[in-house]
Background
The RNA shown here (Glycine riboswitch aptamer) has 83 nucleotides and comes from Pelistega ratti. Its mean pLDDT, the model's own confidence on a scale to 100, is 76.
RNA sequence: AAUAAGUACUCUGGAGAGACUUGCGUAUAGCAAGCGCCGAAGGUGAAUCAUAAACUCUCAGGCAAAUGGACAGAGGGGGCUUU
Numbered sequence: 001a002a003u004a005a006g007u008a009c010u011c012u013g014g015a016g017a018g019a020c021u022u023g024c025g026u027a028u029a030g031c032a033a034g035c036g037c038c039g040a041a042g043g044u045g046a047a048u049c050a051u052a053a054a055c056u057c058u059c060a061g062g063c064a065a066a067u068g069g070a071c072a073g074a075g076g077g078g079g080c081u082u083u
Stems, first nucleotide, its partner, number of pairs: 004082004009075005018035001020034005036063003042059001043057001045055001
């Protein structure tokens, strides 16, 4: 320098489940307790020779909207890592 892979950045799409009950609070927010649920941040687990996962657990997180969101697509004068 180039190619390839991964990842970051920007934009777009993006599910599920109580706007639950009670108390505190000026209160829509928020906090605490209680029961009921979800799985697609992250994390846990292992049949198998081995690797794990969109499987599993629900610790964390979440259950109107907002925020977040695995994953997918696109972008650029192109960041970082590896070969």

Of the family's consensus pairs, 82% are formed in the model.
Taxonomically the source falls in Pelistega (Bacteria, Pseudomonadati, Betaproteobacteria, Burkholderiales).